[in-house]
RNA sequence: AUGAGGAUACGGGGAGAGAACGCCUAAAGUGCGUCGCCGAAGGAGCAAGUAAAGAAAUUUAUGAAUCUCUCAGGCAAAAGAACUCGUAUAGGACG
Numbered sequence: 001a002u003g004a005g006g007a008u009a010c011g012g013g014g015a016g017a018g019a020a021c022g023c024c025u026a027a028a029g030u031g032c033g034u035c036g037c038c039g040a041a042g043g044a045g046c047a048a049g050u051a052a053a054g055a056a057a058u059u060u061a062u063g064a065a066u067c068u069c070u071c072a073g074g075c076a077a078a079a080g081a082a083c084u085c086g087u088a089u090a091g092g093a094c095g
Base pairs, nucleotide, nucleotide: 007089008088009087010086011085012084013083018035020034021033022032023031036075037074038073042071043069044068045067049062050061051060052059053058
C1' cells in the first nucleotide's frame, strides 16, 4: 500500500389498504363501540436439503423469503416503511 460482506450515522428514492360508520367533541386528533381492508417496521409459521436415532416404516433437531398469518402496526396528508442508492466512520475478508 488493495479494501469485500456486514455494522453505524446522514441524505435521496420507496408500495398497499375506509379522510369508514355511530357516540362525546366546533373540527381534527384522541377515547369508546361496530364492521371492512393492507403488508414492505417488528413478530410468528413452514419446503427442499442436512444431521441424529431406528432393521425399516418413521421420529427428532435444524432449516429462507418480498411466501403465509395478521399478534403488533397501518388504511387523506404528515410520520413510519422492507428494500435500494450515495457519502462518511470504524474495521479488515481477500490480495
Annotation: RNAcentral holds the sequence, with entries from Rfam and Ribocentre. This is a predicted structure of a 95-nucleotide RNA (Glycine riboswitch aptamer) from Psychrobacillus sp. FJAT-21963. The model forms 90% of the base pairs in the Rfam consensus. Rfam family: Glycine riboswitch aptamer. Rfam links the family to the GO term glycine biosynthetic process. The coordinates come from a structure-prediction model, not an experiment, and the mean pLDDT is 82. Lineage of the source: Bacteria > Bacillota > Caryophanales > Bacillaceae > Psychrobacillus.